[in-house]
RNA sequence: GGCCCGUUAGCUCAGUUGGCAGAGUGCCGGGCUCAUAUCCCGGAAGUCCCAGGUUCGAUCCCUGGACGGGCCC
Numbered sequence: 001g002g003c004c005c006g007u008u009a010g011c012u013c014a015g016u017u018g019g020c021a022g023a024g025u026g027c028c029g030g031g032c033u034c035a036u037a038u039c040c041c042g043g044a045a046g047u048c049c050c051a052g053g054u055u056c057g058a059u060c061c062c063u064g065g066a067c068g069g070g071c072c073c
Stems, first nucleotide, its partner, number of pairs: 001072007010025004019056001027043005049065005
C1' cells in the first nucleotide's frame, strides 16, 4: 500500500426483501425467605461508530472517514 470482516443497551450479541430497535446478562424496584442466595413479577437503560448521498422513509442500500481484527504484498 491492497483486500476482507466487525462496530446495535453497562457487557456479550441477535435483527430487519428499507416502515415502532430486541434477547441474554448486569442494574433498579417488588414478591418469596427469619435472612441471604435461587426463583417469580415489573422497570429503567440506545446519536444502531461518524459524515454525506439515494429514498416518502435508512440500523439496513451507496460513497468517504474513524476504530478493532484478519489475509496478501
The RNA shown here (transfer RNA) has 73 nucleotides and comes from a Candidatus Aenigmatarchaeia archaeon. Lineage of the source: Archaea > Nanobdellati > Candidatus Aenigmatarchaeota > Candidatus Aenigmatarchaeia. It matches the Rfam family "tRNA". Rfam links the family to the GO term triplet codon-amino acid adaptor activity. The family's RNA type in Rfam is transfer RNA. The coordinates come from a structure-prediction model, not an experiment, and the mean pLDDT is 83.